[in-house]
RNA sequence: GGGCUCGUGGUCUAGCGGUUAUGACGUCGCCCUUACAAGGCGAAUAUCGGCGGUUCAAAUCCGCCCGGGCCCA
Numbered sequence: 001g002g003g004c005u006c007g008u009g010g011u012c013u014a015g016c017g018g019u020u021a022u023g024a025c026g027u028c029g030c031c032c033u034u035a036c037a038a039g040g041c042g043a044a045u046a047u048c049g050g051c052g053g054u055u056c057a058a059a060u061c062c063g064c065c066c067g068g069g070c071c072c073a
Stems, first nucleotide, its partner, number of pairs: 001072007010025003018056001027043005049065005
């Protein structure tokens, strides 16, 4: 330098054009307990890597760029 692939709450993860982005762990509050853990109930937490394009509508499709990984040179 070229090809492929991945990027989504603090962490991991679902999503495959259409209403308010899914779940787990973690965090916070309440209940329970003498207390802690476990358990129950509830809550907060997402520029969907960035910019642009296509579309009535984009996390999703396309282009460029950034970052990680694999392969080739």
Predicted 3D model of a 73-nucleotide RNA (transfer RNA) from a Candidatus Thalassarchaeaceae archaeon. Lineage of the source: Archaea > Thermoplasmatota > Candidatus Poseidoniia > Candidatus Poseidoniales > Candidatus Thalassarchaeaceae. Its Rfam family is "tRNA". About the family: Transfer RNA (tRNA) molecules are approximately 80 nucleotides in length. The family's RNA type in Rfam is transfer RNA.